[in-house]
Context: one part of a larger RNA
């Protein structure tokens, strides 16, 4: 060189598992709530099983009795009608004595009991009405009983519950409870489901229709989380018509009056003025005043811009009845562009429309008008928030953290110029603004390989390169006397400690050294070691959230698989 054996693991983006991180799906499953909409449960009310009975209270029916004062009048006359009589030894009018009710305080009326022993009332004068002399029917207030209802309470027991018995039955509670049925509240207890997209990764934040400019590249269109503003209305005039008028604004000159007030006169293409943003218009005015007045009409349209649609936008002309105007004519709102919401359903008024056997009706249906920050504004439903580090599935290198790739703002390192500083002097040594590059060691930008997997930070190990040189080595210049410096040039042969502390790179902080070098090498190196950090399930604690959880916040815990098949590279053997 060719092969064999034995080692080693640097590389085959090695093997193993359709990456768990991260995003996406109008994706699943758990959870949790004051997300929505449901059921069960519960609470509460009627009402059936469900009966006796007391009294109270309220209402109601009937009603015995009671009750009723304007003035005049014997006097407390409710009111109609009848009447010439009616009560009285079954005790009249009157006294006394002790009571009750109502009162207008004058009285009335009742009821017992002795007393007493024959008369009291009407008609007649007053009075709108004439006897509670008598009958009758009636009102107003009151109201014993009675009877229904309710509605709380008490009491019963038979229903119906409980316990006990072998039964029969006893006991206890008892119309409660329970149980049906209707209604109303509550109601994460369970159950179903929602929970927007846009985004230079996703959240957070900001945005989603519309109108106006600029990018817009001299027809129209044109994108960004480019750059700058507005709209969600207003006006019965700030509309239609006729007539007439001209603004800012300056400069002259005038009482109070001044920089600005009204007035007079030149000058004045628009520097004003349009209800409100801009932008394009407008003086023949569309400004800005005045008369009249509803065209801010009715049925429609030839044609035309714009256009996926489906909406928008502009019309000349006809017919009807108007308005102003002498008249020709001009009026289907407003100088124009913003000033909005389709369908469904629902409403209200029309109306020669349909009319489920026929005639009506309910109902439809056409015409007009209303109801939606459905603003996430072509509007998914009449109705919806959240958490997963227990998670889970389909996919993304179409989308993000590692690392690479590009980029070079930042960054490190170097020139130029040279104001200045250096006692004088720019350049010994320093160097302001300001310019020009050079590495790719920082922090980004971009999102090009990888998500059917390229293991993350430090630490051991073991290097290896680059040089912009810490050391040790040769120069040059010095504001270099020597000595120690300083700054530049040249040079990668070597070599460039050990410890406390912290997971720490890093720093501090000790003791040294000639130095105690900067960096690259998937921040070298986990199929080489480790697992201290981050960064899974357990747990705490601060804080945050009603919660379920959350935290570049904190703590204590935590499985680190591979027998090397090729290539590299060491050893040893043979040819």
């Nucleotide at each position: 060189c060719u092969a064999g054996c034995a080692g080693c693991u640097a590389g085959a983006c090695g093997g193993a598992a359709a990456g768990a991180c991260c995003c996406u799906a109008u994706g699943a499953a758990u959870c949790u709530u004051u997300a929505c909409u449901g059921c069960a449960a519960c609470c509460u009310u009627a009402u059936a099983a469900u009966g006796c009975u007391a009294a109270u209270a309220u209402a109601a029916a009937u009603a015995a009795c009671a009750u009723g004062u304007g003035u005049a009048g014997a006097a407390u006359a409710a009111g109609u009608g009848g009447g010439a009589g009616c009560c009285u030894a079954u005790g009249a009018c009157a006294u006394c004595u002790a009571u009750g009710a109502c009162u207008u305080c004058g009285g009335u009326c009742a009821a017992a009991a002795g007393u007493a022993g024959a008369g009291g009332c009407a008609a007649g004068a007053a009075u709108g009405a004439a006897a509670u002399a008598c009958c009758u029917c009636u009102c107003u207030u009151g109201a014993a009983a009675c009877u229904u209802a309710u509605a709380g309470u008490g009491g019963c027991u038979a229903a119906u519950u409980a316990a006990u018995u072998a039964a029969a039955g006893u006991u206890a509670a008892g119309a409660c409870a329970u149980u049906g049925u209707a209604a109303g509240g509550c109601u994460g207890g369970u159950a179903g489901u929602u929970u927007g997209a846009c985004u230079g990764g996703g959240g957070c934040g900001g945005u989603c229709a519309c109108c106006u400019c600029c990018u817009a590249a001299a027809u129209a269109g044109u994108a960004a989380c480019g750059g700058a503003g507005g709209u969600g209305u207003g006006c019965a005039a700030a509309g239609g018509u006729g007539a007439g008028u001209u603004c800012a604004a300056g400069c002259u000159g005038g009482u109070u009056g001044g920089a600005a007030a009204u007035c007079a006169g030149c000058u004045g293409u628009a520097g004003a003025g349009u209800g409100c943003a801009a932008u394009g218009g407008c003086a023949u005015a569309a400004a800005c005043u005045c008369g009249c007045u509803u065209g801010a009409c009715u049925g429609c349209a030839a044609g035309a811009c714009a256009u996926a649609c489906a909406a928008g936008u502009c019309g000349a002309g006809c017919a009807g009845g108007g308005a102003c105007g002498a008249a020709a004519g001009u009026c289907g709102g407003c100088c124009a562009u913003a000033g909005u919401g389709a369908u469904c359903c629902g409403a209200u008024g029309a109306u020669c429309c349909u009319g489920u056997g026929u005639g009506g009706a309910u109902a439809g249906g056409u015409c007009a008008u209303c109801g939606c920050u459905c603003a996430a504004c072509g509007a998914a439903u009449a109705a919806a928030a959240g958490a997963u580090a227990c998670u889970c599935u389909a996919g993304g290198g179409a989308u993000a953290a590692c690392a690479g790739g590009c980029u070079g703002a930042u960054g490190a390192c170097g020139c130029c110029c040279a104001a200045g500083a250096g006692c004088u002097c720019u350049u010994a040594u320093c160097g302001a603004a300001g310019g020009c590059g050079u590495c790719g060691u920082u922090u980004g930008g971009c999102a090009c390989c990888u998500c059917g997997a390229u293991g993350u930070c430090g630490g051991c190990u073991c290097a290896u390169c680059a040089c912009a040189a810490c050391c040790u080595g040769g120069a040059g210049c010095u504001g270099a006397a020597a000595a120690c410096g300083g700054u530049u040039c040249c040079a990668a042969a070597g070599g460039u400690u050990u410890g406390a502390c912290u997971g720490u790179u890093c720093g501090u902080c000790a003791a040294u050294u000639a130095a105690a070098g900067u960096g690259g090498u998937a921040c070298g190196u986990g199929a080489g070691c480790u697992g201290g950090g981050u960064u899974u399930a357990g747990a705490a604690c601060g804080u945050c959230g009603u919660g379920a959880g959350a935290c570049a916040g904190u703590u204590c815990g935590g499985u680190c698989c591979c027998u090397a098949u090729c290539u590299a590279c060491u050893g040893c053997u043979a040819g």

A computed fold for a 575-nucleotide part of an RNA from a Bacteroidia bacterium, annotated as large-subunit ribosomal RNA, domain V. Rfam family: Bacterial large subunit ribosomal RNA. Its family is annotated with structural constituent of ribosome and ribosome in the Gene Ontology.